Context: one part of a larger RNA
Molecule: large-subunit ribosomal RNA, domain II
Organism: uncultured Chloroflexi bacterium 1i19
RNA sequence: GCCAACGAGUUACGGUCAGUAGCGAGGUUAAGGUGUGAUAGCCGGAGCCGAAGCGAAAGCGAGUCUGAAUAGGGCGACUAGUUGCUGGCAGUAGACCCGAAACCAGGUGAGCUAUCCAUGUCCAGACUGAAGCGGGAGUAAAAUUUCGUGGAGGGUCGAACCGGUGUACGUUGCAAAGUGCUCGGAUGAGGUGUGGAUAGGGGUGAAAUGCCAAACGAACCUGGAGAUAGCUGGUUCUCGCCGAAAUAGCUUUAGGGCUAGCGUCGUUUGUUGAGCAUAGGAGGUAGAGCACUGGAUGAGGUAGGGGGCGAAAUGCUUACCGAACUCAACCAAACUCCGAAUGCCUAUGCUUUAGAACGGCAGUUGGACUGCGGGAGAUGAGUUUCGUAGUCGAGAGGGGAAAAGCCCAGACCGUCAGCUAAGGUCCUUAAGUGGUGACUAAGUGGGAAAGGAAGUGGUGUUACAGAGACAGCCAGGAGGUUGGCUUGGAAGCAGCCAUCCUUGAAAGAGUGCGUAACAGCUCACUGGUCAAGUGAUACUGCGCCGAAAAUAUAACGGGGCUUAAGUCACCCGCCGAAGCUACGGUUUUGCAGAUGCUUUAGGGCAUUUGUGAGAGGUAGGCGAGCGUUCCAUGCGCAUAGAAGCGAUACUGUAAGGAGUCGUGGAGGGCAUGGAAGUGAGAAUGUUGGC
Numbered sequence: 001g002c003c004a005a006c007g008a009g010u011u012a013c014g015g016u017c018a019g020u021a022g023c024g025a026g027g028u029u030a031a032g033g034u035g036u037g038a039u040a041g042c043c044g045g046a047g048c049c050g051a052a053g054c055g056a057a058a059g060c061g062a063g064u065c066u067g068a069a070u071a072g073g074g075c076g077a078c079u080a081g082u083u084g085c086u087g088g089c090a091g092u093a094g095a096c097c098c099g100a101a102a103c104c105a106g107g108u109g110a111g112c113u114a115u116c117c118a119u120g121u122c123c124a125g126a127c128u129g130a131a132g133c134g135g136g137a138g139u140a141a142a143a144u145u146u147c148g149u150g151g152a153g154g155g156u157c158g159a160a161c162c163g164g165u166g167u168a169c170g171u172u173g174c175a176a177a178g179u180g181c182u183c184g185g186a187u188g189a190g191g192u193g194u195g196g197a198u199a200g201g202g203g204u205g206a207a208a209u210g211c212c213a214a215a216c217g218a219a220c221c222u223g224g225a226g227a228u229a230g231c232u233g234g235u236u237c238u239c240g241c242c243g244a245a246a247u248a249g250c251u252u253u254a255g256g257g258c259u260a261g262c263g264u265c266g267u268u269u270g271u272u273g274a275g276c277a278u279a280g281g282a283g284g285u286a287g288a289g290c291a292c293u294g295g296a297u298g299a300g301g302u303a304g305g306g307g308g309c310g311a312a313a314u315g316c317u318u319a320c321c322g323a324a325c326u327c328a329a330c331c332a333a334a335c336u337c338c339g340a341a342u343g344c345c346u347a348u349g350c351u352u353u354a355g356a357a358c359g360g361c362a363g364u365u366g367g368a369c370u371g372c373g374g375g376a377g378a379u380g381a382g383u384u385u386c387g388u389a390g391u392c393g394a395g396a397g398g399g400g401a402a403a404a405g406c407c408c409a410g411a412c413c414g415u416c417a418g419c420u421a422a423g424g425u426c427c428u429u430a431a432g433u434g435g436u437g438a439c440u441a442a443g444u445g446g447g448a449a450a451g452g453a454a455g456u457g458g459u460g461u462u463a464c465a466g467a468g469a470c471a472g473c474c475a476g477g478a479g480g481u482u483g484g485c486u487u488g489g490a491a492g493c494a495g496c497c498a499u500c501c502u503u504g505a506a507a508g509a510g511u512g513c514g515u516a517a518c519a520g521c522u523c524a525c526u527g528g529u530c531a532a533g534u535g536a537u538a539c540u541g542c543g544c545c546g547a548a549a550a551u552a553u554a555a556c557g558g559g560g561c562u563u564a565a566g567u568c569a570c571c572c573g574c575c576g577a578a579g580c581u582a583c584g585g586u587u588u589u590g591c592a593g594a595u596g597c598u599u600u601a602g603g604g605c606a607u608u609u610g611u612g613a614g615a616g617g618u619a620g621g622c623g624a625g626c627g628u629u630c631c632a633u634g635c636g637c638a639u640a641g642a643a644g645c646g647a648u649a650c651u652g653u654a655a656g657g658a659g660u661c662g663u664g665g666a667g668g669g670c671a672u673g674g675a676a677g678u679g680a681g682a683a684u685g686u687u688g689g690c
Base pairs, nucleotide, nucleotide: 001690002689003688004687005686006685011093012092013091015089016088017087018086019085020084021083022082023081026049027048028047032043033042034041053060054059063075064074065073066072096234097233099231103224104223105222106221107220108219114198115197116196117195118194119193120192121191122190123188125157126156127155128153132149133148134147135146136145137144161185162184163183166181167180168179169178200216202212203211204210209218237625238624239623240622241621242620247260248259249258250257251256261364262363263361264360265359266358267357268356269355272354273352274351275350276349277348278347279346280345281344287338288336289335293332294331295330297328298327299326300325304321305320306318307317308316309315367392368391369390370389371388372387373386374385375384376383397408398407399406412585413584414583415582417581418580419579423575424574425573426559427558428557432572434571435570436569437568438567439566445561451545452544455542456541457540458539459538460537461536462535463534464533472529473528474527475526476525478502479501480500483497484496485495508523512521513520586615587614588613589612590611591610592609593608594607595606596605597604598603626679628676629675630674631673632672633671634670635669637667644663645662646661647660648659650657651656
């Protein structure tokens, strides 16, 4: 890992609601007795519930309490209960199942290890050479010194022994801590044997929370015990009808609850619901505005201020500043002289099919994205928080290459039928290499900004132009004069000032290059030649540049596409979905009818016909069934072969059910009821097998 088997809402009690049955102003027995095939029947009325309530109570009573009240108000009365059975739900119990870490009690442990006590035992060899002592030298005596002797030391080197420094191997190992090499201690606070002591709220500890029998911040075993678990996981057959929520308030509350909201089932009500139209209302948002409250710009400018004059003045003055005020143009969630669209409330009408109250049972209170209106943030986020609508959630199908939240569209089943939506129609790939007109040359299309540009199309405005424009070519571009100043120089052309006059077709006291300064080249301007358009500017369509990323083209899904297979406008076809239609079938339900059974009646139940509306679905509510084991009653089957197992082309809407053949070798089935250890794929499930 697979297979098989086992594996989770049970039971008791009292309660509550529904269904059903009995009796009914009543209903019912309990223990017990008797008794049966029986948990049958019969007896047993103690007790319980109901038939009367109100008040704290005395008490009164269809009333009563409060109260001064014959007032008002509160709670009542104007009748329906009760006892079984079945089911839903909550409660008390382990209460759907498995799962802690822990807590407590009583015991078991120091054969591991920590420390201690008693008593034994062990430490090759080598080295060093303390004190003391003796001799010599030395001294007045000492001190001192030297040679011996001596054998001290948590002394030195190094086996046994004890340890465990570094490293390699080992890591399903030789080993649940080892092996090789290397290394530390090795007469000591040394090592070690045996016997003994200390025990868990404790011991022991040269102290590491270390050790106390291979996991010790509190050992292990058994018990309390099925501890508790607002947490995680799991929870077993089928079909039908409806179908949520991820919000509000409160919460030692925030991943949990309670109540409300939203779902479902029942009863009652009977259009009260929804949409649209019309009519009538309330309102201060968007926008706008500046009349208020504030902000803020420019102009004018008064008071006032600053500067100047003045000895002073109730002075003078001022190319300064400047409230208020005036004019002009603005800004505002907490401004409003104004003011929509929507939305909201009410009535009437029309269309439609809900709505409400009460009761049973829930689930939900982690939401996500998209469009629009806001707040927070950086007018960041696949960010966060509200409002509003949609989708997903709980929604399949088609499109978007792929893709919960986008676009189209809501899947009862079947069909080798048709029409469409979004989106498509060259190939991949179903359908046009469709039509008309235009644009794009960038593979733009098929990623991006500020900004930049004689790309190209369209629409304007304006200037020049056959009295010849624009571009090119030929020619002129002069004189006073080297203007004045400055300067070493300044001659059109470093700089400052001025910028005139003449000749003329035209020519600046000079546009640029150039020189030390001149010179030289050129321009403006003019003539000629040529010959028909040439400039400036605004708006706009489509393009261009701006444009660098990490494995590989890789920024159309791909191929590939250029009067398109790109873009814009208009048009005609077609394809395209589980949408719609057609045909057949199943099922739920409203209404109307028929038949049967039942009821005192109203009515109830079942079957069926017609007609209308439905049948996506998680949590969840409700309904109807299939199958397994056992029991009761009845009826079948079986050695002429039961169950089980294997095979199989039958059958039912599903769970499922038959038949036949083989195997097997003794039990088994059907009908109607009853009772449950009643359905397995998941729980790091349990056990077994492989």